The part of an RNA shown here (small-subunit ribosomal RNA, 5' domain) has 543 nucleotides and comes from an uncultured Myxococcales bacterium.
Context: one part of a larger RNA
């Protein structure tokens, strides 16, 4: 010198920042991923009005195509957490994929045709306790299946050409088989029709399909880096090579069937302990040593063990199946769970926080917006945990007061210190004022732009307009009173600071030397000193 610290006295205030380092123990309770009605088919309750009325009530409109529930789509593979496990291409760093994919987004080119049957939801019926089914009948889509059309691309058959290691590989090119689609919502009547105005049609915007590019993500392979133990010295049968096939997006013993017998290792094989890995942190002059918290990039993990499904993406924290432990409900037949998301109990422990606000803002997901969700975020609380600032007063003030304490008894010292006296008001309190963080989007006006047949709708740009948890907070101005805010370790030596007293190898002190046995500067208190200061010391660790 440092720490994600602990303890112990002590503690005024503020910004920043940090807070389960040990049970990857179990967890009560809320919250942490939902959004779209401008794909769809159904569609309330409340409450308002209004009509009838036999005063019981019935009926319409509005609430509203709204709520909740369904199909569908997109998103739940992001974002948060955690270091178990892994000496491994996990990571780091340079490479290679001609061995490969990549949904949203962005440019471009081409297309969107004509048809079917269905399943929820609902209604009936029915089994359960319950969680959930079960039959029977209706429906509709941008769900889901045929047909066509097919640029590309895949395989098969066939010509050319180019390499060749004679096995074959590209390159081109005819010829055939296989593959796509979805609509929704604005606004015109120029042209058909029926004609208040629609449909049909043009037409904007968003969607859909298929293909080339790109961006961005990822997949896989290799070279070389980083930990101890040889009291770990031989290790291996899918092992190590080839063919051949499967399987993936893709290469490959990734896997199977034959075949050959390899294939690794003292430059450390294998085996064993120990570990997440880096940017980086701390330390040193370096060199190097140690450590990987907070921020940031990769990796593995989500009760424990396997396992696939869905999907561009998963072998999937808050999805699905099985086996195991735990724990709950149970009518004993059967469910139902997963905090190493955020707060929060138990427990473990020297130790480590509130079951807060809020989506204002910066970011995500849905969606044409408006909105919605968002314990990511962004604030607030708690802890002196750690770094920084600031205060506790400042000036004068000598009879050197009283008082402690020492004394040679003369007087030394606390000590301008304190009272007085003159000021100040930062924190504190109290009163008013009061923020930047807010730029957006929609939405109005206005004006340009391309679009059409024309209007909207669309886009640019101005101008107005509307949003703030923090918070009546920070700042600022006025009052207030020196009033409310110093403590800790040291005082033989090392190492800055010394007398008295009390004690008598006791009682104790100690980091090392080493004090204490009748004068102890070293032990206890007093005074006086010295060092730091809202901290000071102490123990643990690295260097």
């Nucleotide at each position: 010198a440092g720490c994600g610290a602990a303890c112990g006295u002590u503690a005024g205030c503020g910004g920043c920042g940090g807070g389960c380092c040990u049970c990857a123990c179990a967890c009560a309770u809320g919250c942490a991923a939902g959004u779209c009605g401008a794909a769809c088919g159904a569609g309330a309750a409340u409450g308002a009005g209004g009509g009838c009325u036999u005063c019981g009530g019935c009926u319409c409109u509005c609430u509203a195509g709204u709520a909740a529930a369904g199909u569908g789509g997109c998103g739940g593979a992001c974002g948060g957490g955690u270091g178990c496990g892994u000496a491994a291409c996990a990571c780091g760093u340079g490479g290679g994929u001609a061995a490969u994919c990549u949904a949203c987004c962005u440019u471009c080119u081409g297309g969107c045709g004509g048809g079917g049957g269905a399943c929820a939801a609902c209604a009936g019926c029915u089994c359960g306790a319950a969680a959930g089914g079960g039959c029977u009948g209706c429906u509709a889509a941008u769900a889901c299946c045929g047909c066509a059309u097919a640029c590309g691309u895949c395989g098969a058959c066939g010509g050319g050409g180019a390499c060749u290691c004679c096995g074959g590989u590209u390159c081109u090119u005819g010829u055939u088989g296989g593959g796509a689609a979805a609509g929704a919502u604005g606004g015109c009547c120029u042209c058909u029709c029926c004609u208040u105005g629609g449909a049909a049609g043009c037409u904007g915007u968003c969607a859909c399909c298929a293909g080339a590019a790109g961006a961005u993500g990822a997949g896989c392979c290799c070279g070389c880096g980083g930990c101890c133990c040889a009291u770990c010295a031989g290790u291996u049968a899918g092992u190590u090579g080839g063919c051949g096939a499967g399987g993936u997006a893709a290469u490959g013993g990734c896997u199977c069937a034959c075949c050959a017998a390899g294939a690794c290792a003292u430059a450390g094989a294998c085996g064993g302990g120990u570990a997440g890995c880096u940017g980086g942190u701390c330390u040193g002059a370096g060199a190097g040593g140690a450590c990987g918290a907070u921020c940031a990039g990769c990796c593995a993990c989500a009760c424990u063990g396997g396992g696939a499904c869905u999907g561009c993406g998963a072998c999937a924290c808050g999805g699905c199946c099985c086996a195991g432990a735990c724990u709950c409900c149970u009518a004993c037949g059967g469910g139902a769970g997963g905090c190493a998301g955020c707060a929060g109990u138990g427990g473990g422990g020297a130790a480590u926080a509130u079951u807060g606000g809020g989506c204002a803002a910066u970011g995500g997901g849905c969606g044409a917006a408006a909105g919605c969700c968002u314990g990511a975020c962004c604030c607030a609380g708690c802890c002196a945990c750690g770094c920084c600032g600031c205060g506790u007063g400042a000036g004068u003030g000598a009879u050197g007061a009283a008082g402690g304490c020492c004394u040679u008894c003369g007087g030394g010292u606390c000590g301008u210190a304190a009272a007085g006296c003159u000021c100040u008001g930062u924190g504190g309190g109290g009163a008013g004022g009061g923020a930047c963080g807010a730029a957006c989007a929609a939405g109005c006006u206005g004006u340009g732009g391309g679009c059409u047949a024309a209007u909207c709708a669309c886009c640019g740009c101005a101008g107005c307009c509307c949003u703030g948890a923090c918070g009546g907070u920070a700042c600022c101005u006025c009052c207030u009173u020196a009033g409310c805010a110093a403590g800790c370790a040291c005082c033989g030596g090392c190492u800055a600071a010394c007398c008295c007293u009390g004690u008598g190898c006791c009682a104790g002190c100690a980091g090392c030397c080493g004090c204490g046995g009748u004068a102890a500067u070293a032990c206890a208190g007093g005074g006086g000193g010295u060092g730091c200061a809202a901290a000071c010391g102490u123990u643990g660790c690295u260097c």